[in-house]
Transfer RNA from a Prolixibacteraceae bacterium, 74 nucleotides, folded computationally. It was read from a public genome assembly. The prediction has a mean pLDDT of 81. Its Rfam family is "tRNA". The family's RNA type in Rfam is transfer RNA. Gene Ontology term of the family: triplet codon-amino acid adaptor activity. Taxonomically the source falls in Prolixibacteraceae (Bacteria, Pseudomonadati, Bacteroidia, Marinilabiliales).
RNA sequence: CGGGGUAUAGCGCAGCCAGGUAGCGCGCUACGUUCGGGACGUAGAGGCCGGGAGUUCGAAUCUCCCUGCCCCGA
Numbered sequence: 001c002g003g004g005g006u007a008u009a010g011c012g013c014a015g016c017c018a019g020g021u022a023g024c025g026c027g028c029u030a031c032g033u034u035c036g037g038g039a040c041g042u043a044g045a046g047g048c049c050g051g052g053a054g055u056u057c058g059a060a061u062c063u064c065c066c067u068g069c070c071c072c073g074a
Stems, first nucleotide, its partner, number of pairs: 001073007010026004020057001028044005050066005
């Protein structure tokens, strides 16, 4: 320098192809159960999707530019 992949909650991931106001597991908080803890059960908090712009009634999703990380080639 060229090509490809990836970026979504504290952590690990799904959702993207086929646009419709974001979900799962673990973790966290409260309560119940227990002498207490763990485990289990119930409820809840927490992200508007790496950054910017565009298209659209509407963008995590489509298009363009940029950034971080990983892989391949030169």